[in-house]
RNA sequence: GGAGAGGCCCGGGCGGCCGCUCCGCCGGCUUGCCGCGCGGGGAGGAAAGUCCGGACUCCACGGGUCAGGGUGGUUGCCAACGGCAACCGGCCGCGAGGCCAGGGAAAGUGCCACAGAAAACAAACCGCCUCGUGCUCUCGGGCUCGGGGUAAGGGUGAAACGGUGCGGUAAGAGCGCACCGCAGCUCCGGUGACGGCGCUGGCAGGGCAAACCCCACUCGGAGAAAGGCCAAAUAGGGAAGGCGCCUGGUGAUGACCCGCAUCAUGCCUUCCGGGUAGGUCGUUCGAGGCCGCGGGCGACCGCGGUCCCAGAGAAAUGGCCGCCACGUCCCUGCUUGGGACGGACAGAAUCCGGCUUAGAGGGCCUCUCCUGUC
Numbered sequence: 001g002g003a004g005a006g007g008c009c010c011g012g013g014c015g016g017c018c019g020c021u022c023c024g025c026c027g028g029c030u031u032g033c034c035g036c037g038c039g040g041g042g043a044g045g046a047a048a049g050u051c052c053g054g055a056c057u058c059c060a061c062g063g064g065u066c067a068g069g070g071u072g073g074u075u076g077c078c079a080a081c082g083g084c085a086a087c088c089g090g091c092c093g094c095g096a097g098g099c100c101a102g103g104g105a106a107a108g109u110g111c112c113a114c115a116g117a118a119a120a121c122a123a124a125c126c127g128c129c130u131c132g133u134g135c136u137c138u139c140g141g142g143c144u145c146g147g148g149g150u151a152a153g154g155g156u157g158a159a160a161c162g163g164u165g166c167g168g169u170a171a172g173a174g175c176g177c178a179c180c181g182c183a184g185c186u187c188c189g190g191u192g193a194c195g196g197c198g199c200u201g202g203c204a205g206g207g208c209a210a211a212c213c214c215c216a217c218u219c220g221g222a223g224a225a226a227g228g229c230c231a232a233a234u235a236g237g238g239a240a241g242g243c244g245c246c247u248g249g250u251g252a253u254g255a256c257c258c259g260c261a262u263c264a265u266g267c268c269u270u271c272c273g274g275g276u277a278g279g280u281c282g283u284u285c286g287a288g289g290c291c292g293c294g295g296g297c298g299a300c301c302g303c304g305g306u307c308c309c310a311g312a313g314a315a316a317u318g319g320c321c322g323c324c325a326c327g328u329c330c331c332u333g334c335u336u337g338g339g340a341c342g343g344a345c346a347g348a349a350u351c352c353g354g355c356u357u358a359g360a361g362g363g364c365c366u367c368u369c370c371u372g373u374c
Base pairs, nucleotide, nucleotide: 001370002369003368004367005366006365007364008363009362010361012324013323014322015321016320017319018318020042021041022040023039024038025037026035027034028033029032044345048356049355051354052353053352054351055350056223057222058221059220068219069218070217071216072215073087074086075085076084077083088102089100090099091098092097103214104213108212109211110208111207112206125154126153127150128149129148130147131146132145134143135142136141162180163179164178165177166176167175181203182201183200184199185198187196188195189194227281228280229279230278237272238271239270240269241268242267243266249265250264251263252262253261254260288307289306290305291304292303293302294301295300326342327341328340329339330338331337
């Protein structure tokens, strides 16, 4: 200098003018509103998606079993988690490092397209070896048909019943042996996942569980429009009192019709309760931020100090101007100087821990590989 790996941080700054919202003080009056008043607070790293986990609230709930969902290496962290850390194993990369739904295929069931002879209690298409029949001849050969042996070779496939080599054999074959792989056992190291040495066994058990299934752990529902409190107008409900009616009207019941009987039905006043609009609490002091010290490889934890940091309700946090900084381009061939343009993704709505996704531009730290120079 080039190419990369891992992680962290910022998300323009200052000033002026005009506004928005909340709180406190002050002032005014029409006492719950107003203000050219004063002072203070006012978006994010993701406030987003609402995917996972919790706090909080209401509802449900004797116990057990079944069904159903979720998670899935080990040890830890955490309020909890499907999150995080460290480690283990497998795969990828020269490497720094990255990725993995990473329990069980020896409980059972199922599937394995196409191709291929055969896709799982294996299988004989070609080939190889051998036997028999027949034909032929250049006579220890070749060909046809049939039986048997053979999984070493060819061919098919994502995958063909351990791999390589030597021996062995009619040809072959864990048939025998060495190494590798695999299985079992002992010992050693590790909390553990797991790793290592040795011995034994000729090899059993193809793959798929984001197929059913089995195992282990775990899971009640709804969510801030949760939920509590206060409480107009109008309509309706209940109670008491008064008036009216009690000749009548309407409705119901006596199974149907007529008659008859019984009950209810009206108005006014006062009170009570539910509940709508509306108001208010929940609501922002919290598993909180920052700094220091200590423990731990780390996630994280403990102690001390310090700070108060949006709380609106259809929803405020904005706009203009100037200067500076940054990026791109142009004016010149360079420095200086000048000019033009640009700044993303997004935006609180009960709160918190994660994950995921979006993202203009800029900065920092550690590490790896290659090349050059000293």
This is a predicted structure of a 374-nucleotide RNA (Bacterial RNase P class A) from a Planctomycetota bacterium. The sequence was found by an Rfam model in a public genome assembly. NCBI's taxonomy places the organism under Bacteria, Pseudomonadati, Planctomycetota. The model forms 97% of the base pairs in the Rfam consensus.